Description
The RNA shown here (Bacterial RNase P class A) has 368 nucleotides.

RNA sequence: GGAGUCGGACAGACCGUCGCCGCAGGCUUCAGCCUGGGGAGGAAAGUCCGGGCUCCACAGGGCAGGACGCUGGGUAACACCCAGAAGGGGUGACUCUUGGACAGCGCCACAGAAAGCAGACCGCCCCGUACUCCUGAGGAGUGCGGGGUAAGGGUGAAACGGUGGGGUAAGAGCCCACCAGAUGCCGCGGUGACGCGGCGUGCUCGGCAUACCCCGUCUGGAGCAAGACCAAAUAGGGAAGGCAGCUGGCCCGGCUCAUGCCUUCCGGGUAGGUCGCUUGAGAGCACGGGAAACUGUGUUCCUAGAGGAAUGACGGUCACGCGCAGGCAGCUGCGUGACAGAACCCGGCUUAUCGUCCGGCUCCCGCA
Numbered sequence: 001g002g003a004g005u006c007g008g009a010c011a012g013a014c015c016g017u018c019g020c021c022g023c024a025g026g027c028u029u030c031a032g033c034c035u036g037g038g039g040a041g042g043a044a045a046g047u048c049c050g051g052g053c054u055c056c057a058c059a060g061g062g063c064a065g066g067a068c069g070c071u072g073g074g075u076a077a078c079a080c081c082c083a084g085a086a087g088g089g090g091u092g093a094c095u096c097u098u099g100g101a102c103a104g105c106g107c108c109a110c111a112g113a114a115a116g117c118a119g120a121c122c123g124c125c126c127c128g129u130a131c132u133c134c135u136g137a138g139g140a141g142u143g144c145g146g147g148g149u150a151a152g153g154g155u156g157a158a159a160c161g162g163u164g165g166g167g168u169a170a171g172a173g174c175c176c177a178c179c180a181g182a183u184g185c186c187g188c189g190g191u192g193a194c195g196c197g198g199c200g201u202g203c204u205c206g207g208c209a210u211a212c213c214c215c216g217u218c219u220g221g222a223g224c225a226a227g228a229c230c231a232a233a234u235a236g237g238g239a240a241g242g243c244a245g246c247u248g249g250c251c252c253g254g255c256u257c258a259u260g261c262c263u264u265c266c267g268g269g270u271a272g273g274u275c276g277c278u279u280g281a282g283a284g285c286a287c288g289g290g291a292a293a294c295u296g297u298g299u300u301c302c303u304a305g306a307g308g309a310a311u312g313a314c315g316g317u318c319a320c321g322c323g324c325a326g327g328c329a330g331c332u333g334c335g336u337g338a339c340a341g342a343a344c345c346c347g348g349c350u351u352a353u354c355g356u357c358c359g360g361c362u363c364c365c366g367c368a
Base pairs, nucleotide, nucleotide: 001364002363003362004361005360006359007358008357009356010355012318013317014316015315016314017313018312020039021038023036024035025034026033027032041339045350046349048348049347050346051345052344053223054222055221056220065219066218067217068216069215070084071083072082073081074080085098086097087096088095089094099214100213104212106208107207108206121153122152123149124148125147126146127145128144129143130142131141132140133139134138161179162178163177164176165175166174180204181203182201183200184199185198186197187196188195189194227275228274229273230272237266238265239264240263241262242261243260244256245255246254247253282301283300284299285298286297287296288295289294320337321336322335323334324333325332326331
């Protein structure tokens, strides 16, 4: 200098004018006005996981359903994070994957003869037979029939270990040596996943569980339109009293009737309003614990709370990137500026993103 890998930070700055939504203080003719201060993100997104919170349900146990799945740790919890293990990719930094396929039941496209206690298409070998050839009873070739063979060819992602030798009619772990793997036992190391070593057995018997399934762990439901409180008008509900007649000298009372009218009160619900609402598993810094994720203590700080839904518009200066023009460069002018927009709150994951900066590490080239 080039290429790469992993991680972190930022997401234009400042000024002026006019607006919008909350908060505090003041004024007030109660309609509002003045002053001060605050006002989107790294993803606010997808709503995919996990929790807090709220309401409903709930003796206890089990089944079903769902989610997850190597090991150890972290956490309120997780499908997240950290550190490891095994296997795969990469020269490397680094990165991807993860229970079980002798419990059962299935599947393995295309090609190929055959795809799972496999298989004979070509080839190789043996036997029988017919014909032909060679000078003979022997041999060779060709056709047909029967059989052996997984060494060789060919197909495939995958064809039932590899190399060499023996053996055989030809072959084959059929036998032997070495190598690779599987499995059983033992020893050592590790909390563990697992690793290392020794001995034995010719055992060489693929893949898919994101096909059903099996095993283990966890698991009530709905969600801030949750939920709580205040509470009109109109209609309807309930209670009490009154209005008419009879009884009666009169009043109370009783009975009858239109189940009607009026008055007062009560309760439920709706419109509307208030709370929930933002101080929280909170953030920064220091010290301590830990390999890390993370965590303990101390100290400092307060950082949007709308509700048809505020967080904006315009102008100016500067900085950066890109494009165009001035022939190029310097420079000047013009244009342009990523994804995106809180809605109860947190922890994650995933996806989108113009660009800028910083750090760790790896590989290659050059120079000293």